[in-house]
RNA sequence: CUCUUAUCAAGAGAGGCUGAGGGACUGGCCCAAUGAAGCCCGGCAACCGGCACAACAUGUGUAUCGGUGCCAAUUCCUGCAGUACUUAUGUGCUGGAAGAUGAGAG
Numbered sequence: 001c002u003c004u005u006a007u008c009a010a011g012a013g014a015g016g017c018u019g020a021g022g023g024a025c026u027g028g029c030c031c032a033a034u035g036a037a038g039c040c041c042g043g044c045a046a047c048c049g050g051c052a053c054a055a056c057a058u059g060u061g062u063a064u065c066g067g068u069g070c071c072a073a074u075u076c077c078u079g080c081a082g083u084a085c086u087u088a089u090g091u092g093c094u095g096g097a098a099g100a101u102g103a104g105a106g
Base pairs, nucleotide, nucleotide: 001106002105003104004103005102006101007100008099013041015040016039017038021031022030023029025079027077028076042071043070044069047067048066049065050062051061052060053059054058075098080095081094082093083092084091085090
């Protein structure tokens, strides 16, 4: 980097260092010196391992342990297709694409 697969409406600090940017991309709309990103601490969750129980389709639980992940806004909305309503436009719903994370494979 590519492929397969599961999940994405919940949850998470008014701490320290530092110092201007950030929310993937498009178009929006937002966040930010009442402090962005990053690092540390803290926290949330429970995907994989572990452990316990049940059962053999695999399930339920646990977090005191290991490997990730995550901690503004639904994956902030949207981008393609279908559909309902409305028609100046737009709004809702469904699916898809894209993206993110885990696990596995090349």